[in-house]
Molecule: transfer RNA
Organism: Dichotomosiphon tuberosus
RNA sequence: UACCUGAUUAGCUCAGAUGGUUAGAGCAUCCGUCUCAUACGCGGAAAGUCACUAGUUCAAAUCUAGUAUCAGGUAU
Repeated sequence: UACCUGAUUAGCUCAGAUGGUUAGAGCAUCCGUCUCAUACGCGGAAAGUCACUAGUUCAAAUCUAGUAUCAGGUAU
């Protein structure tokens, strides 16, 4: 440098069958509760253009193409 494969979803780690009602969990954060107080526990809240751009479809996180980044492999 070329080609191939995989990954990209909340601040972090990850789910999300075969396209279909509202995109979720844990940790972290904030609020409340508990306690003399803190932590733990319990309840709740906030946090997402599902990497980006197009396409297919009545309907896309999910299918197709391209681009970007990361990881791995092959060749030179």